Predicted 3D model of a 543-nucleotide part of an RNA (small-subunit ribosomal RNA, 5' domain) from a metagenome. Its mean pLDDT, the model's own confidence on a scale to 100, is 86. Its Rfam family is "Bacterial small subunit ribosomal RNA".
[in-house]
Context: one part of a larger RNA
């Protein structure tokens, strides 16, 4: 002098646009934050309506709806926090001939035949709940078998290429192993039966193996960023082999069994401190300090620990042990995890609303309609920041009145007010009113593919419908009237700006030098003047 996620004092008038628990990885009341699919399956209510009615009740409709089940795909992503980590954990660069990789897109080839259960339902039972138990019955794109095998993959074997001599890659023989699932729309050309339909054709969504891409991860390895030698010795799965497990995959990852090794003054081991980076902040740079917000990794999820399901998890709003807490109990025994978005307490100097709304943009499920989405979009609070704009302009000298000072002559607040003339920004009032909306979708029509087809589906163009939370907001008119809207700090010298009164080493000041003991431009009050201005000190922290 710049700076802040700031705080405290004092003020406080408008928009915009960011930003807002740095402290208690402290403890959580309460909502709500992760579902969707009936075009996978089976079952399947009721209030409410009608109608009959022996008044018990029966049917039709509500309705194949609602809730529930099985069963797909989601939930591994979005949000959140920085505890722990000094690490191949970030950063940069490479490496996989040591790898995987749902959904997507992209090529080939398939999609036949069978079987047994089991929820949900019904019976009966336990339990005080949480949740259970036994018996019966049922269905699939649930689960298991047979068959087939272009590719795959395994073993053996020959040739070629590269080769870090360990292999890999490619081509060829033999043997071997291993798959599937249907729904839905709509049609009659071929078959069957023959009005139509269907075991048949067709379109679409899917299912199974593979080839190739995309996309995402894992492993590996070179460099490169803290502090302390008042830490110098460290290390037995330890360092290497052979063998074998293990995983997607290489490795002591892990065992067995051999060897005796590895690292370290170029700082091993300790130990403190810390999430890294892109950035930010300051500086002419060099550099130094930082890692809020946005973005890339990365770890975590009451705390330690284990797997299970899955392409992916050792999973925040998933299980299972344990442990500490808080809660419910019939005391037997359950049920919890805001470091998600608001909210509370509590800690602190100090940090927001228990809002709207899925209209947009983006995800997730579905053929679609559509459904969720505290991710987002907004709105709300807060001068915390940064940007803009008012708070009037012009005239106006009898220099009024008043204050303050005075040598009492007069000086100065001071063109300041007054008054005269004007202008309208904002803030009130009234009335008009958006852009974000274009897709998906739904109707009409032209055309293109599929096909046996003018059907039905998909694609591509035109026409028109529909759809905004913010919000009657922006904006704009039109009233409207100087009318409602300046304070703070600071005046010895550094350093711009000076006088009186009170106080009398007192009360005080204060950044450093220092003022203050009777004229104090330094303390406080009063005119008066200096900087900055919806903000101005001070305090903290960095350069």
């Nucleotide at each position: 002098g710049a700076a802040c996620g700031a705080a405290c004092g004092c003020u406080g008038g408008c928009g915009g646009c960011g930003u807002g628990c740095c402290u208690a990885a402290c403890a959580c009341a309460u909502g709500c934050a992760a579902g969707u699919c009936g075009a996978a399956c089976g079952a399947g209510a009721a209030c409410g309506g009608g109608u009959c009615u022996u008044c018990g009740g029966a049917c039709c409709u509500u309705a194949g709806u609602a809730g529930a089940g099985u069963g797909g795909c989601g939930c591994a992503c979005g949000g959140g926090u920085g505890a722990g980590u000094a690490a191949c954990a970030c950063g940069u660069g490479g490496g996989u001939a040591a790898u995987c990789u749902g959904c997507c897109c992209u090529g080939g080839a398939g999609u036949a035949u069978g079987g047994g259960a089991u929820a949900a339902c019904c019976a009966g039972u336990g339990g005080a709940a949480a949740c259970g138990c036994u018996g019966g019955c049922u269905a699939a794109u649930a689960c298991c078998g047979u068959a087939u095998a272009c590719g795959u993959c395994c073993a053996c074997g020959a040739g070629a290429c590269c080769u870090u001599c360990g292999g890999u890659u490619c081509u060829u023989g033999u043997g071997g192993a291993g798959a599937a699932a249907g729904g839905u729309a709509g049609c009659c050309u071929c078959u069957u039966c023959u009005u139509g339909a269907a075991a048949g054709c067709u379109g679409c969504c899917g299912c199974u193996c593979u080839u190739g891409g995309a996309u995402g991860a894992g492993c590996c390895c070179g460099c490169g960023g803290a502090c302390c030698a008042u830490u110098a010795g460290c290390u037995u799965g330890u360092u290497g082999g052979u063998g074998a497990g293990g995983u997607a995959a290489g490795a002591g990852c892990u065992c067995a069994c051999c060897a005796a090794g590895g690292c370290a003054a170029u700082g091993a081991u300790g130990g403190u401190u810390a999430g890294c980076u892109g950035g930010u902040c300051u500086g002419a740079g060099a550099g130094g300090a930082u890692g809020a917000u946005c973005a890339g990794c990365c770890a975590c999820a009451c705390u330690g620990g284990g797997a299970c399901u899955g392409g992916a998890a050792c999973a925040c709003g998933g299980c299972c042990c344990a442990g500490a807490c808080u809660c419910c109990u019939a005391c037997g025994g359950g049920a919890g995890g805001c470091a998600g978005c608001a909210g509370u307490g509590g800690g602190g100097a100090a940090u927001c609303u228990u809002g709207c709304g899925c209209a947009a943009u983006g995800g997730g499920g579905g053929a679609a309609a559509c459904c969720c989405u505290g991710a987002c979009g907004c709105a709300g609070c807060a001068a915390c920041g940064c940007c803009g704009c008012g708070u009037g302009g012009g005239u106006g000298a009898u220099g009024a009145a008043g204050g303050c000072c005075c040598u009492a002559g007069g000086g100065u607040c001071g063109u300041a007010a007054a008054g005269c003339c004007c202008u309208g920004u904002c803030a009130g009032g009234a009335g008009g009113g958006a852009a974000g909306a274009a897709g998906c979708c739904c109707a009409g029509u032209u055309u293109c593919g599929c096909u046996a087809a003018u059907a039905u589906c998909g694609g591509a163009g035109c026409u028109g419908g529909a759809u905004g939370a913010c919000g009657g907001u922006a904006c704009c008119u039109c009233u409207g009237a100087a009318g409602g809207a300046a304070g703070c700090a600071c005046c010895g010298g550094c350093u711009a700006a000076c006088u009186c009164c009170g106080u009398g080493c007192c009360a005080g000041c204060a950044g450093c030098c220092g003022c203050g003991g009777u004229a104090a431009u330094a303390c406080g009050g009063g005119g008066g003047g200096u900087g900055c201005a919806a903000g101005c000190g001070u305090u903290g922290u960095u350069c």